[in-house]
Molecule: c-di-GMP-I riboswitch aptamer
Organism: Neobacillus mesonae
RNA sequence: AAAAAGAAAAGGCAAACUUAUUGAAAAAUAAGGACGCAAAACUACAGGUCUAAGGUGGUUUCUAACUAAGAUGGCUGAGUUACCUAA
Numbered sequence: 001a002a003a004a005a006g007a008a009a010a011g012g013c014a015a016a017c018u019u020a021u022u023g024a025a026a027a028a029u030a031a032g033g034a035c036g037c038a039a040a041a042c043u044a045c046a047g048g049u050c051u052a053a054g055g056u057g058g059u060u061u062c063u064a065a066c067u068a069a070g071a072u073g074g075c076u077g078a079g080u081u082a083c084c085u086a087a
Base pairs, nucleotide, nucleotide: 005085006084012037013036017032018031019030020029021028022027035074041080042079043078045077046076047075048072049071050070054067055066056065
């Protein structure tokens, strides 16, 4: 120095909830707020989960069901990048 690891220190992020806005919804953004997080930084490639506008289908009407090209990185894996330094 690098890799692995995570005691300490300096810091960082921000769950639920509330308000406003966007959206068909899931959810997202901003402010407040902290459940927690050693990558809770970034990326929807693979899988999982959520929603179902549109579509399929059913149907006198009403209305069940299925479907992602939508969402989720604080679901898992994977890829990329990064602060500090005891054992």